[in-house]
Context: one part of a larger RNA
RNA sequence: CUGGGCGUAAAGCGUCUGUAGGUGGUUGAACAAGUCAACUGUUAAAUCUUGAGGCUUAACUUCAAAAUCGCAGUCGAAACUGUUUGACUAGAGUAUAGUAGGGGUAAAGGGAAUUUCCAGUGGAGUGGUGAAAUGCGUAGAUAUUGGAAAGAACACCGAUGGCGAAGGCACUUUACUGGGCUAUUACUGACACUCAGAGGCGAAAGCUAGGGGAGCAAACAGGAUUAGAUACCCUGGUAGUCCUAGCCGUAAACGAUGGGUACUAGGUGUUGGAGGUUUCCAUACCACCAGUGCCGCAGCUAACGCAUUAAGUACCCCGCCUGGGGAGUACGACCGCAAGGUUGAAACUC
Numbered sequence: 001c002u003g004g005g006c007g008u009a010a011a012g013c014g015u016c017u018g019u020a021g022g023u024g025g026u027u028g029a030a031c032a033a034g035u036c037a038a039c040u041g042u043u044a045a046a047u048c049u050u051g052a053g054g055c056u057u058a059a060c061u062u063c064a065a066a067a068u069c070g071c072a073g074u075c076g077a078a079a080c081u082g083u084u085u086g087a088c089u090a091g092a093g094u095a096u097a098g099u100a101g102g103g104g105u106a107a108a109g110g111g112a113a114u115u116u117c118c119a120g121u122g123g124a125g126u127g128g129u130g131a132a133a134u135g136c137g138u139a140g141a142u143a144u145u146g147g148a149a150a151g152a153a154c155a156c157c158g159a160u161g162g163c164g165a166a167g168g169c170a171c172u173u174u175a176c177u178g179g180g181c182u183a184u185u186a187c188u189g190a191c192a193c194u195c196a197g198a199g200g201c202g203a204a205a206g207c208u209a210g211g212g213g214a215g216c217a218a219a220c221a222g223g224a225u226u227a228g229a230u231a232c233c234c235u236g237g238u239a240g241u242c243c244u245a246g247c248c249g250u251a252a253a254c255g256a257u258g259g260g261u262a263c264u265a266g267g268u269g270u271u272g273g274a275g276g277u278u279u280c281c282a283u284a285c286c287a288c289c290a291g292u293g294c295c296g297c298a299g300c301u302a303a304c305g306c307a308u309u310a311a312g313u314a315c316c317c318c319g320c321c322u323g324g325g326g327a328g329u330a331c332g333a334c335c336g337c338a339a340g341g342u343u344g345a346a347a348c349u350c
Stems, first nucleotide, its partner, number of pairs: 004321003007304002012318001014201004021194003025088007033081002035077002038074005049065006091191001092188004096183004103177007110154001114150008125136002162169002206247006215241002220236004258317006266295008275286003299306002323350003332343004
């Protein structure tokens, strides 16, 4: 140097875009940098190897040969890699025509419920629990009818279903906007894959400023329970939850499974699309492309299980792991208003 791994044992960056770098489709020609062959020079001696010899043998040692993987030069080869140039269309992309969708942003509108307020009826309880009590109520509660206001969330449809890179996304309508899929031809002609650093996005909680505040509810208060009860249960209740602008940058950010390409039995659902057969239509059947589930063979796996959506068979690129604790700590650096985050040890100990 090579050799092992990463679903659950240590280990896939939360996710995407993308620079350097690495890797890269078919075919013709040229070159000869890599590559390969021959020769030459050098590759100190000793060592190593082989063959002889010397000490009784061996170790040791003497002689000879070989070797010296490397470097340089000369002359060649042209399959592969590379470079230059020409061509191609199977990768990739563009155009056209369709199509599904809670993808995103903004604006407008809606009904049910809840709470509060006003008015009517009514007249003693209500609420809550295992049982109670605190609480609310003759200053008229709860209940019920009518009206008004506010904020937040959108029942049914709803699904093992859809969309999105991930976080995530669901009342209705409109505007703007991103991506996917299918089909047919046409066009470009390798424009591709991955990506250190870098940049964007990134649940909840938290932070700053200004609004808003119905319900819920950390903290807090009271009532219970209990040996105690700084809890579980109950009555209240403030931050917060909501909006705007800006930070934070973390999660069991999970499929605990990085991305890309190709190949490898079947069976059965489901979503989108375009087609064929049948039918007046409805419909039924068949096979195809793209997604999404379940079962299951080969194969893999320590087992569990995975199994064309691989954890199978291969290739390319990135990230990460190397006993437990100490510790995701200390120190330093960078970022942050802070909270803290990112990077990230050692002594010691088992």

A computed fold for a 350-nucleotide part of an RNA from an uncultured bacterium, annotated as small-subunit ribosomal RNA, central domain. The coordinates come from a structure-prediction model, not an experiment, and the mean pLDDT is 87.